[in-house]
c-di-GMP-I-GGC riboswitch aptamer from a Candidatus Binatia bacterium, 87 nucleotides, folded computationally.
The organism belongs to Binatia (SeqCode), within Bacteria.
Of the family's consensus pairs, 95% are formed in the model.
Rfam family: c-di-GMP-I-GGC riboswitch aptamer. The literature on the family includes a 2017 paper in Proc Natl Acad Sci U S A by Weinberg et al., "Bioinformatic analysis of riboswitch structures uncovers variant classes with altered ligand specificity".
The sequence was found by an Rfam model in a public genome assembly.

This record gives sequence, structure tokens and C1' cells, in this order.
RNA sequence: CUCGAUCAGGGCAAACCACGCGAAAGCGUGGGACGCAAAGCCACUGGCCUAAGUCCCAAACGGGAUAUGGUCGCAGGGUUGCCGGGC
Repeated sequence: CUCGAUCAGGGCAAACCACGCGAAAGCGUGGGACGCAAAGCCACUGGCCUAAGUCCCAAACGGGAUAUGGUCGCAGGGUUGCCGGGC
């Protein structure tokens, strides 16, 4: 540098539940395991989710658009790393 999850030590934690934060998406803590060889970290690129605020339509009820919000367990990329094989 690269490949892999056999060896060894292990690690993380989906759904769901409780409490809390948030307008929401979603997040935190605890329980819990669907899975994961980076399911460690980063929102840089694309995707996806939400729409408080703003704009537009409407008599109104409502509706539409939009990220500065979110998602790294959507993909790419960046970065760090245990074990083993190969170079």
C1' cells in the first nucleotide's frame, strides 16, 4: 500500500420501548439487537427527509415552493484505526 473477516481481543447498535430536546425531519440518555470489517469521525459532492422562517396562490379553510435544519446505518470522497494474508 492492498485484500479479507478465518485467528485473537473485541467494538458498534436497527426496529421497538421509556424519559428528554426539537416546528418537523430527527437527535440525546437508558433498555434492546436487525445487522455492520470501519455501522469510528467529517456535511466536501450527489441523493433522500423535514419546512420553523421566507415567498407565492386563496375570501378563507388550506395549498405550493424553498434549507440556513437533518441523514455518515443512502452513495461517493476525506481522515484515523485492531487482527490476519499478500506485495